RNAcentral holds the full RNA, with entries from ENA. Predicted 3D model of a 347-nucleotide part of an RNA (small-subunit ribosomal RNA, central domain) from an uncultured Rhodospirillaceae bacterium.
Context: one part of a larger RNA
RNA sequence: CUGGGCGUAAAGGGCGCGUAGGCGGCUGUGCAAGUUGGGGGUGAAAGGCCUGGGCUCAACCUAGGAACUGCCCUCAAAACUGCACGGCUCGAGAGUGGGAGAGGAUGGUGGAAUUCCCAGUGUAGAGGUGAAAUUCGUAGAUAUUGGGAAGAACACCGGUGGCGAAGGCGGCCAUCUGGACCAUUUCUGACGCUGAGGCGCGAAAGCGUGGGGAGCGAACAGGAUUAGAUACCCUGGUAGUCCACGCCGUAAACGAUGUCGGCUAGACGUUGCGGGUUCGGCUCGCAGUGUCGCAGCUAACGCGAUAAGCCGACCGCCUGGGGAGUACGGCCGCAAGGUUAAAACUC
Numbered sequence: 001c002u003g004g005g006c007g008u009a010a011a012g013g014g015c016g017c018g019u020a021g022g023c024g025g026c027u028g029u030g031c032a033a034g035u036u037g038g039g040g041g042u043g044a045a046a047g048g049c050c051u052g053g054g055c056u057c058a059a060c061c062u063a064g065g066a067a068c069u070g071c072c073c074u075c076a077a078a079a080c081u082g083c084a085c086g087g088c089u090c091g092a093g094a095g096u097g098g099g100a101g102a103g104g105a106u107g108g109u110g111g112a113a114u115u116c117c118c119a120g121u122g123u124a125g126a127g128g129u130g131a132a133a134u135u136c137g138u139a140g141a142u143a144u145u146g147g148g149a150a151g152a153a154c155a156c157c158g159g160u161g162g163c164g165a166a167g168g169c170g171g172c173c174a175u176c177u178g179g180a181c182c183a184u185u186u187c188u189g190a191c192g193c194u195g196a197g198g199c200g201c202g203a204a205a206g207c208g209u210g211g212g213g214a215g216c217g218a219a220c221a222g223g224a225u226u227a228g229a230u231a232c233c234c235u236g237g238u239a240g241u242c243c244a245c246g247c248c249g250u251a252a253a254c255g256a257u258g259u260c261g262g263c264u265a266g267a268c269g270u271u272g273c274g275g276g277u278u279c280g281g282c283u284c285g286c287a288g289u290g291u292c293g294c295a296g297c298u299a300a301c302g303c304g305a306u307a308a309g310c311c312g313a314c315c316g317c318c319u320g321g322g323g324a325g326u327a328c329g330g331c332c333g334c335a336a337g338g339u340u341a342a343a344a345c346u347c
Stems, first nucleotide, its partner, number of pairs: 004318003007301002012315001014201004021194003025088007033081002035077008049065006091191001092188003095184004103177007110154001114150008125136002162169002206247006215241002220236004258314006266292011296303002320347003329340004
């Protein structure tokens, strides 16, 4: 390079925005770069191929032909691609009217619970476990009542319910704010899709500075268990978990399934909006979200209008196992490390 692939065998980038590039709806006219046809020039010779000829044959030599699939010039064609100009509305977007939602940010606020503090009642136990012990308690614990403080998380509702591109998002209220959906078909008129680089977002843990610290709790200490027990269980407990700002940039970042578009039986749930209605336990449409399932696909499992079916556009990635997502170098980072990414050797 030509292929074959990427749910689970190796393989979809964690997610988005977007530059270059690639690709691009219907229609008219023109141009003729790509494209197609005719003609011309060139495509050295030798070699190779075909048909002959010469050495007795052959090797070898030799003549002619074809070929040299290419490039250039020229004439012509105008379907397709392209370019220029014009038109269109179904793609895309905007307007108007709606309702849904844990979408995001900031500020405020509520109750239950937990722990601690103070006070009352009250007395010998309480905790904890498989059983115990460490531990707490006559300096009055546990239990219970009243009062107070603090931090964190939001029971019920709650639902294969909703929202978000992903990570993710759950008490209540307000302010600011993103997106999607439905109806209408008023406007723009291809404005589109994808997207190497790039930029941004990105759970948890971790890092820096300053706060905060109730509960939980790596490390650590003790008690048990055990042959041992650097564990599982128990009693404590520091970082951390929380907030602000700044880093980190990873994950089984999973649907292990890239994004966008078109087409392809049905059945039953559910969320949002709309229409019809005989109003009923009815029915239809659009958008989402589930289960089953025909065709088809698949190595099978399974997928099956939310495809892993049938097609198109673009990107990413794979190429035997180990060595290794490692070394070296580069880039990034405060560090931890991340990213890019081999080889020897070996089976």